[in-house]
SAM riboswitch aptamer (S box leader), 100 nucleotides, folded computationally. It matches the Rfam family "SAM riboswitch aptamer (S box leader)". Rfam links the family to the GO term regulation of gene expression. The model forms 97% of the base pairs in the Rfam consensus. The prediction has a mean pLDDT of 81.
RNA sequence: CGCUUAUCAAGAGUGACUGAGGGAACAGGCCCUGUGACGUCCGGCAACCUGCUUAAGUUUGGUAAGGUGCCAAAUCCUGCGGAGUACCGAAAGAUGAGUU
Numbered sequence: 001c002g003c004u005u006a007u008c009a010a011g012a013g014u015g016a017c018u019g020a021g022g023g024a025a026c027a028g029g030c031c032c033u034g035u036g037a038c039g040u041c042c043g044g045c046a047a048c049c050u051g052c053u054u055a056a057g058u059u060u061g062g063u064a065a066g067g068u069g070c071c072a073a074a075u076c077c078u079g080c081g082g083a084g085u086a087c088c089g090a091a092a093g094a095u096g097a098g099u100u
Base pairs, nucleotide, nucleotide: 002099003098004097005096006095007094008093013042015041016040017039021032022031023030026079027078028077029076043071044070045069047068048067049066050064051063052062053061075092080089081088082087
């Protein structure tokens, strides 16, 4: 890399450095950005694993922040199918855990 599986409408700085782009691919939108984007450091959040604990017995809640992860906007919205709209389902993506 691939495969399986769970989740994805919550949460997260008034900091420092840097200096022009960024929001997954493609397309169409719509946004963020020299009032400093992206990235790095510090700081933080608590999605999963883990530790402690609680109720319960294929699981709930609390807590810690060790391993990853995350810290504009619902995965920013849409694209495919169903439906009169809101909506539902898939596809794709992201993250964790497991694995040939």